Model confidence (mean pLDDT): 88 of 100. c-di-GMP-I riboswitch aptamer from Desulfitobacterium sp., 85 nucleotides, folded computationally. It matches the Rfam family "c-di-GMP-I riboswitch aptamer". Its family is annotated with cyclic-di-GMP binding in the Gene Ontology. NCBI's taxonomy places the organism under Bacteria, Clostridia, Eubacteriales, Desulfitobacteriaceae, Desulfitobacterium. The sequence was found by an Rfam model in a public genome assembly.

RNA sequence: AAGCGAUAAAGGCAAACUUAGUGAAAACUAAGGACGCAAAGCUAUGGGUCUUCCAGUUUAAACUGAUGACUGCCAGGCUACCGAU
Numbered sequence: 001a002a003g004c005g006a007u008a009a010a011g012g013c014a015a016a017c018u019u020a021g022u023g024a025a026a027a028c029u030a031a032g033g034a035c036g037c038a039a040a041g042c043u044a045u046g047g048g049u050c051u052u053c054c055a056g057u058u059u060a061a062a063c064u065g066a067u068g069a070c071u072g073c074c075a076g077g078c079u080a081c082c083g084a085u
Base pairs, nucleotide, nucleotide: 004083005082012037013036017032018031019030020029021028022027035072041078042077043076045075046074047073048070049069050068054065055064056063057062
């Protein structure tokens, strides 16, 4: 340095749910809370998923479409703590 990941040590993140706020929604933010996580740190780049204020079609119902989201869905890119075997 690469790779690997302990029933090690130190430290870290925080699902569901609840409360408050923002938003058309998906969802996000803060506090509480821990199901889990060795990149559950960052990045919407490829795929995927969710939503439809709005736009198009339409008599209507409805359908289609991200420019809105999700990295705790899978890959890619960037960075990083510790060190048993």